[in-house]
Molecule: Fluoride riboswitch aptamer (crcB RNA motif)
Organism: Armatimonadota bacterium
Parts: sequence; C1' cells; structure tokens
RNA sequence: CAUCCAACGGGAGAUGGCGUUCUCCCGAACUGCCCGCAAGGGCUGAUGACGCCUACCAAUAC
Repeated sequence: CAUCCAACGGGAGAUGGCGUUCUCCCGAACUGCCCGCAAGGGCUGAUGACGCCUACCAAUAC
C1' cells in the first nucleotide's frame, strides 16, 4: 500500500416527515416502467415493507 474479516459509526432502498423492521453500501449502495435508433411520447406510486402524519388524486355524504 492492496485485499479480506470483525466491532463501532454513518449512508442508501424512483418526490416529504416520524416510528418499527428487513436488505444493501463503506465512496459505494441508489437514480421506476412501457414504446422508440434517437428525439420524443405514455403510465403507476409519497412505503423496500408496515403504522401514522402531510401533500396530491378519485368517488360519496353533509
């Protein structure tokens, strides 16, 4: 110096916040899907998953 492992810590999981849990990453993890050569066009969802809040959308009632 490089590589590997462990501990501690931190970060990430297609748009916000909190809690729980799972997975991944240590300068990486991550950066949705469909059509299209490209340009461009179309579609779903605030979650990785669950619960709550906020925002947004649809319907109904007052």